Context: one part of a larger RNA
Molecule: large-subunit ribosomal RNA, domain II
Organism: Kingdonia uniflora
């Protein structure tokens, strides 16, 4: 890993509710007795009910409060006993799962310290004290050479250790191997026998070690500890159907009450819409208040300046109260003030049936049924982590697939169609159909349907991601100026004289800089637009003429495009590919879903059954209803069974399904159906458990 077994809401005793049954001359026995057991039967104590009220005395269809019969509270009634189901309590209480805690024991053959008694330590190196001899001294000291053999000395095997690297990592090994490494006469190593025990020992101290176990060993017991936590919880069909909110909580992933679901019983007739009547202080708006704010006028007080001995006076392009004019702002401003929403009332609906026939009335009228909704009785669940989208707000940066509220929608618990997509759009799936028609969205191919029509735009593969900013992109719409008295562009010619204006300066001649910027000739020509020279020179422009011949220049703006545009797979059209198969506008057709319709089945409700009509039948948590199978058992030592039972393999039929029935084979002895009863009653999951492979 797989296959096959096994594996989880139980039992007891009480309470509540529902259903069913008995009795209701109220019901009922408990312990106990009962000639084998179980019954029958006996046993009436107790319990429930039959009267309540009051703390009580007490009183009584009343009573209590009270001065009060003023008012108020409560009562004026009610079965009981069993069985079954659901649920609550107590217990292990649906199953598996701790880490711990407590008690009693077992361990020092590993390892830590200690005690006792033994054993072991190749070979080199160094050369302390002391001693001897010589020198030396009065004697010493001292000194030289030898001798000597000290040391938690040194080098280095055994031995003990473990600093580094590699290998190994389902290893050769639950800690090793290889290559180096440290100590190696010492606080050395080691054999054997003992000592110390868990709230403890031992520890050259690391929370180390105490038998692969150590922040408290191991074994058994309390013990099925407890677990608001995780995981798991086994057959079918039908039906209804949530919540992720509020308040409280040593509360926040739990739980109580309320809200929302189911079911049971009762009552009501609405919901939506239209109209009418209400209160409001939001959006907006406004500045009348409260605040805030720009500017202009007048301008108190103040500052500054001047005069004055002082009082005071004068001035002021400073500041500025108040007031006037113009213009703004506000969740905690309002002289105003909606739409919605909310409250109340009135009117009023849809489907079907009947009156309903020989004729008219008949889309009118009357009656009935159903539908959605609401209120409420009893009982009993889940939920109480929500998500995104839209709108009104807060927080944040008018950031977040952010966070937090309110009102809706969808997902959650919702399939199908569209968007390649939980939350967007369309639309709510009872079943079948190789039928029809539409929604959203589409109609070149993948891929069902117009390579449709008309009219424009786009050239960027824009379409098919993005800003500030930038640009003779391009279509369209305006404003202004110039222009056959010839514009714009280009080419030809002129572009002069006073004058090198004056100043300045080494120089300054249109052209370093400063001031001024006149006059003349002329078709026109600046006391000069740019380049240039040391300064001149030179070149050029403004301006004018000629040639040419029709638009030119500038500005505002709509639409669609361009750049701005850097990321890790091609990867930002779903792909192919597209110049429309892109974008804007208009038109017709067509496709397109589990929608609606058609045809044919099923179920639920209306109702006790049948028929018919109408309506309904997505569904998680969860509730309710109806069934199926397994083992044992009663009727029942039953029907059946060696002329072949159960079981197993296979096959056919049948039922909405769990399932049921038949046939062949195998198998070799048991064993249905029907109506009941009782449960060790249904497995795919629990890192389940046992076994096989």
């Nucleotide at each position: 890993g797989u296959c096959g077994g096994u594996g989880a809401c139980u039992c007891a005793u009480a309470g509540g509710c529902a259903g069913u049954a008995g009795c209701u001359u109220g019901g009922u026995u408990a312990a106990g007795g009962g000639a084998g057991c179980c019954c029958a039967c006996c046993g009436g104590a107790c319990c429930c009910g039959u009267a309540g009220c009051g703390a009580a005395a007490g009183u009584g269809a009343g009573u209590c409060u009270u001065c009060a019969u003023a008012g108020g509270g409560u009562a004026a009634u009610u079965g009981u006993c069993a069985c079954u189901g659901c649920u609550u309590a107590u217990a292990g209480a649906c199953c598996c799962g701790a880490a711990c805690c407590u008690g009693g024991g077992u361990g020092a053959u590993c390892u830590a310290u200690c005690c006792a008694u033994g054993a072991c330590u190749a070979g080199g190196a160094u050369g302390a004290a002391g001693c001897u001899u010589g020198g030396g001294u009065a004697a010493a000291a001292c000194u030289a050479a030898g001798u000597g053999g000290a040391g938690g000395u040194u080098c280095g095997a055994a031995c003990c250790g473990a600093c580094u690297g590699a290998u190994g990592u389902u290893g050769a090994a639950u800690a090793a191997u290889c290559a180096g490494c440290g100590g190696a006469u010492g606080a050395g190593u080691u054999g054997u026998u003992g000592u110390u025990a868990g709230g403890g020992g031992u520890a050259a101290a690391a929370u180390g070690c105490c038998a692969c176990u150590c922040g408290a060993a191991c074994c058994c017991a309390g013990a099925g500890c407890u677990a608001g936590c995780u995981g798991g919880u086994u057959c079918u069909c039908c039906u209804c159907a949530a919540a992720a909110u509020g308040c409280g909580u040593u509360g926040a992933g739990g739980u109580g009450c309320a809200g929302u679901a189911g079911u049971u019983a009762a009552c009501u007739a609405g919901a939506c819409a239209u109209c009418u009547a209400g209160g409001g202080g939001u959006a907006a708006a406004a500045c009348a208040c409260u605040g805030u704010u720009u500017u202009g006028g007048u301008g108190c007080a103040g500052g500054c300046c001047g005069c004055g001995a002082g009082a005071g006076c004068g001035g002021u392009a400073c500041c500025a109260a108040a007031u006037c004019g113009a213009g703004g702002c506000a969740a905690a401003c309002u002289c105003u003030g909606a739409a919605u929403a909310c409250u109340a009332g009135a009117u009023a609906u849809g489907a079907c049936c009947c009156c309903a026939a020989a004729a008219u009335a008949a889309u009118a009228g009357g009656g009935g049924u159903c539908a959605a909704g609401g209120u409420c009785u009893g009982u009993c669940a889940a939920u109480g982590a929500a998500a995104c989208g839209a709108u009104g707000g807060g927080g944040g940066a008018u950031a977040a697939g952010c966070u937090u509220u309110a009102u809706c929608g969808u997902u959650g618990a919702g399939a199908a169609g569209g968007u390649a997509u939980a939350g967007c759009c369309c639309g709510g799936a009872u079943c079948a159909c190789c039928a029809a028609u539409u929604a959203a969205g589409g109609c070149c191919c993948c891929u069902a349907a117009a390579u449709g029509a008309u009219c424009g735009c786009u050239u960027a593969g824009u379409g098919a991601u993005a800003a500030a900013g930038g640009a003779g992109g391009u279509c369209g719409g305006g404003g202004u100026g110039c222009a056959g008295a010839g514009a714009u562009a280009a080419c030809c010619a002129g572009g002069a004289g006073g004058u090198u204006u004056g100043c300045c300066u080494a120089g300054a001649a249109g052209u370093a800089g400063c001031c001024a910027c006149c006059c003349u000739u002329g078709a026109a020509a600046g006391a000069g637009u740019a380049c240039g020279u040391a300064a001149u020179a030179g070149c050029u422009c403004a301006c004018u003429g000629a040639u040419c011949g029709a638009g030119c220049a500038u500005u505002c703006u709509u639409g669609c495009g361009c750049c701005g545009a850097a990321g890790a797979u091609g990867a930002a059209c779903g792909g192919g590919g597209c110049u429309a198969a892109g974008c804007a506008a208009u038109c017709u057709g067509u496709c397109g879903a589990a929608g609606c319709u058609g045809u044919g089945g099923g179920a639920u409700a209306u109702a006790a059954a049948a028929a018919u009509g109408c309506a309904u039948c997505g569904g998680u948590a969860g509730g309710g209803g109806a069934g199926u199978g397994u083992u044992c058992u009663g009727c029942c030592u039953u029907a059946g069974g060696g002329g072949g039972a159960a079981g197993c393999c296979u096959u056919c039929g049948u039922g909405u399904g769990a399932g049921c029935g038949g046939g062949u084979g195998u198998g070799a002895a048991c064993g249905a159906a029907g109506c009941g009863g009782a449960a060790g009653c249904g497995a795919g999951a629990a890192u389940g458990u046992c076994g096989g492979c």